The RNA shown here (transfer RNA) has 72 nucleotides and comes from a Bacteroidales bacterium. Its Rfam family is "tRNA". The family's RNA type in Rfam is transfer RNA. Its mean pLDDT, the model's own confidence on a scale to 100, is 82.
RNA sequence: GCACUCAUAGUUCAAUGGAUAGAAUAUCGGAUUCCGAUUCCGACGAUUGGAGUUCGAAUCUCCAUGGGUGUA
Numbered sequence: 001g002c003a004c005u006c007a008u009a010g011u012u013c014a015a016u017g018g019a020u021a022g023a024a025u026a027u028c029g030g031a032u033u034c035c036g037a038u039u040c041c042g043a044c045g046a047u048u049g050g051a052g053u054u055c056g057a058a059u060c061u062c063c064a065u066g067g068g069u070g071u072a
Base pairs, nucleotide, nucleotide: 001071002070003069004068005067006066007065010025011024012023013022018055027043028042029041030040031039048064049063050062051061052060
C1' cells in the first nucleotide's frame, strides 16, 4: 500500500430498518440497621465524525478518524 474486521452509558454487553436505544456492573440518593455489609427501590449516564438512501438509520451505502487481523 491492499483486503477484512471492530467502534453503543465510567466498564462489560444487547438491540428483524419501526414503541421513549435495553440490561448487568459502577457511581449517587432513599428504605432497612444502633452503625456498617447484604438486600430492596429510585436517579444519573451512551450510538466515533460527516454526507447519502429511506416515510423512518445504532442498523444500509460512501468518505474520514481510531483500534485489531491478514498479505507483499